[in-house]
RNA sequence: GUAUAAAGAUUGCCGAAUCCUUUUUAGGUACGGAGGAACCAUGUUGGGGUGAAUCUGACAUUUGUCAGUAGGGAUUCCUUCUCCCGAACCCGUCAGCUAACUUCGGAGGCAGGAAGGGGAUAAUAU
Numbered sequence: 001g002u003a004u005a006a007a008g009a010u011u012g013c014c015g016a017a018u019c020c021u022u023u024u025u026a027g028g029u030a031c032g033g034a035g036g037a038a039c040c041a042u043g044u045u046g047g048g049g050u051g052a053a054u055c056u057g058a059c060a061u062u063u064g065u066c067a068g069u070a071g072g073g074a075u076u077c078c079u080u081c082u083c084c085c086g087a088a089c090c091c092g093u094c095a096g097c098u099a100a101c102u103u104c105g106g107a108g109g110c111a112g113g114a115a116g117g118g119g120a121u122a123a124u125a126u
Stems, first nucleotide, its partner, number of pairs: 011111004019028003031105005040096001046094001047091004055068005071085004076118006
């Protein structure tokens, strides 16, 4: 000096998932999800929900392996190139929209390319 790993601090990111109080593991809360009339719409073959995460084809029939794809991401935004993801879980024969109303969540994880342009702001030092 470089690379990797661990710990701490700061800063930032994905996501609804932050914050406050407390007589102590509870009570609230920013912010989110679901159910639920009329009108309208729609169906009988099961169907539905959260989420970017759907769908197609070929092998294999050990329910998997490849190749793509709707869609999503690369740390404020835009453009170009390049790269990455394209899961998982839940309800249980039941749910379209939906005012009043009813009900639930308020976790977890991570540290991410280049070039050009634009905008706003923060930290530190003097």

The prediction has a mean pLDDT of 77. Predicted 3D model of a 126-nucleotide RNA (c-di-AMP riboswitch aptamer (ydaO/yuaA leader)) from Clostridiaceae bacterium UBA4839. The source organism's lineage runs through Bacteria, Bacillota, Clostridia, Eubacteriales and Clostridiaceae. It matches the Rfam family "c-di-AMP riboswitch aptamer (ydaO/yuaA leader)". Rfam describes the family as follows. This family represents a conserved RNA structure found upstream of the ydaO and yuaA genes in Bacillus subtilis and related genes in other bacteria. Gene Ontology terms of the family: regulation of gene expression and cyclic-di-AMP binding.